Record summary:
The part of an RNA shown here (large-subunit ribosomal RNA, domain I) has 584 nucleotides and comes from a bacterium.
Context: one part of a larger RNA
RNA sequence: GGCACACGGAGGAUGCCUUGGCGCUUUGAGCCGAAGAAGGGCGUGGUAAGCGGCGAAACGCCUCGGGGAGCCGCAAACAGGCGUUGAUCCGGGGAUACCCGAAUGGGGGAACCCGCCAGGGGUAAUACCCUGGCAUCCCUAGCUGAACACAUAGGUUAGGGAGGGGCACCGGGCGAACUGAAACAUCUAAGUAGCCCGAGGAGAAGAAAGCAAAAGCGAGACCCCAAGUAGCGGCGAGCGAACAGGGUUAAGCCCAAACCGUGUUUGUGUCAAGCCUGCUGGCGUUGCAAACAGGGGGUAGAGGGAGCUGCGUGGACCUGCAGCAGAAGGUCCGAAACCGAAGCCUGUCUAGCCGAACGCUCUGGGAAGAGCGGCCGAAGAGAGUGACAGCCUCGUAGGCGAAAGGCGGGAUAAAGUUUAGCGGCCACCCAAGUACCACGGAGCACGUGGAAUUCCGUGGGAAUCAGGGAGGACCACCUCCUAAGGCUAAAUACUCAAAGCGACCGAUAGCGAACCAGUACCGUGAGGGAAAGGUGAAAAGCACCCCGGGAGGGGAGUGAAAUAGCACCUGAAACCGUGUGUCU
Numbered sequence: 001g002g003c004a005c006a007c008g009g010a011g012g013a014u015g016c017c018u019u020g021g022c023g024c025u026u027u028g029a030g031c032c033g034a035a036g037a038a039g040g041g042c043g044u045g046g047u048a049a050g051c052g053g054c055g056a057a058a059c060g061c062c063u064c065g066g067g068g069a070g071c072c073g074c075a076a077a078c079a080g081g082c083g084u085u086g087a088u089c090c091g092g093g094g095a096u097a098c099c100c101g102a103a104u105g106g107g108g109g110a111a112c113c114c115g116c117c118a119g120g121g122g123u124a125a126u127a128c129c130c131u132g133g134c135a136u137c138c139c140u141a142g143c144u145g146a147a148c149a150c151a152u153a154g155g156u157u158a159g160g161g162a163g164g165g166g167c168a169c170c171g172g173g174c175g176a177a178c179u180g181a182a183a184c185a186u187c188u189a190a191g192u193a194g195c196c197c198g199a200g201g202a203g204a205a206g207a208a209a210g211c212a213a214a215a216g217c218g219a220g221a222c223c224c225c226a227a228g229u230a231g232c233g234g235c236g237a238g239c240g241a242a243c244a245g246g247g248u249u250a251a252g253c254c255c256a257a258a259c260c261g262u263g264u265u266u267g268u269g270u271c272a273a274g275c276c277u278g279c280u281g282g283c284g285u286u287g288c289a290a291a292c293a294g295g296g297g298g299u300a301g302a303g304g305g306a307g308c309u310g311c312g313u314g315g316a317c318c319u320g321c322a323g324c325a326g327a328a329g330g331u332c333c334g335a336a337a338c339c340g341a342a343g344c345c346u347g348u349c350u351a352g353c354c355g356a357a358c359g360c361u362c363u364g365g366g367a368a369g370a371g372c373g374g375c376c377g378a379a380g381a382g383a384g385u386g387a388c389a390g391c392c393u394c395g396u397a398g399g400c401g402a403a404a405g406g407c408g409g410g411a412u413a414a415a416g417u418u419u420a421g422c423g424g425c426c427a428c429c430c431a432a433g434u435a436c437c438a439c440g441g442a443g444c445a446c447g448u449g450g451a452a453u454u455c456c457g458u459g460g461g462a463a464u465c466a467g468g469g470a471g472g473a474c475c476a477c478c479u480c481c482u483a484a485g486g487c488u489a490a491a492u493a494c495u496c497a498a499a500g501c502g503a504c505c506g507a508u509a510g511c512g513a514a515c516c517a518g519u520a521c522c523g524u525g526a527g528g529g530a531a532a533g534g535u536g537a538a539a540a541g542c543a544c545c546c547c548g549g550g551a552g553g554g555g556a557g558u559g560a561a562a563u564a565g566c567a568c569c570u571g572a573a574a575c576c577g578u579g580u581g582u583c584u
Stems, first nucleotide, its partner, number of pairs: 001583009015569001016534002020505002022502009031165002039100003042055003046078002050074002052059001061094006070082003105114003115134007136162009169200001170198005180187001184234001210217002221248004231239002252487003259296002262293007274283002276326006301465001303430003307425005314333006335419004344410007352400003358373005374391002376380001382394003436460007446472001467482005521528002541568001544555004
């Protein structure tokens, strides 16, 4: 030195475990913010560094409920307190809530600096302190008011609103590349990623100028299917519908215009026109026209509406120069329908409560194990307890419960809203720089194609129902529909909460994060981003003695176990030793 065996050191694999993750299901909830959010800074404890809680009223205050013996967070200890006159704790409502942050009195290198006004405290007077207010933009109303007479601009006051945040989900605007095509340019990736705007608990879409096809349907959304079909495509790679059918849900409405009043402004108007009609009397800047504002009216595809008219439609009252008669209009009441609460009834959420039935013996450190004998069960889901428990604990089945607040449903009241059709005549209205066309683009599954339909840019540019659009160029016939205004719940998406589940993970796995993790650390910054779980049933965490400066060790003691001693379960391998044997 090799090999073998034994015993160790070091190391932290493996096994077992799970407080943490991942995914899904069901049910429910869903915006916050100038009344100052989200997110932070700094404080706050008797001792107090961190985390968590809280805010100068600071480990907390008030109140209403729950609960019932202990409590002063994680987290021990000392000191000191609180609690059956009901604490701690849990839930509802409220108070307080420093400074920064949209940050908003002004400034600023966030958490700091400096003001003005009113009121109060304080001072001899300043100083200083407290409370409230003072940003900008938009809308509405008022006041004021230039150049320039009126006016307008501007200024100013009051009231209302906005601003910022939000993982994911939604609508819209802008919009890549790697990649694939075995290269690459059309194409693909992909309208994806990314950036921006906006909305909200959802958002979007939505009441046919739609589909269809000789039969019909009847808003839109979501799911299944149709179907990897029809198609598109350097007809390559690849992209990829719709109708019909089956389901979930279900809901329909309001304006513009014609026409009639009213108001304002402008123009015009004494031979007047006009004042609902007839007669009589009278008035006459009352008239007429246009524009604008607001009220009534009106909303459709068997076209609808306006105007005139016939029939029909409750009652009362009023009527505009005066009287009488008529016509028409208006107002009020009634009827019906709809809508409708803060009070009432009810369900539910936010704390909780009740809840059956076991003993002995043995082994053992420990009984839930074994043996013996019982019991409950609308409960033998599960978890815990010193090993494996229906009957020990928490629970489970089944029941019960809210002062306060939230959400939903119901009944009723006031107020409010709406409520006439059927004909005839007439030809007034029915959304204009619109539809459409040409050219250039985009989007439609559809790459310019025979390319409809939809949208944008430039140019041109209609019609009003005998009008228009569509049915995949275009034309005819036929059929369907009625654009150029608007609103609309639900079924849908996502997140969170609760409950539950898993041929999901089990610490190099599972979220990056089971542990004080978006931390330590790296980077000027944007940003990147870890490692790290396990004593024991219980700390019973080794009093005391010995060696040592200590670390550490030896006894003693605890414990079932200490080769379970906090460098702690198990404790593999590499690697390093000691002893014995053997070989050289």
The RNAcentral record of the full RNA draws on ENA. The prediction has a mean pLDDT of 84.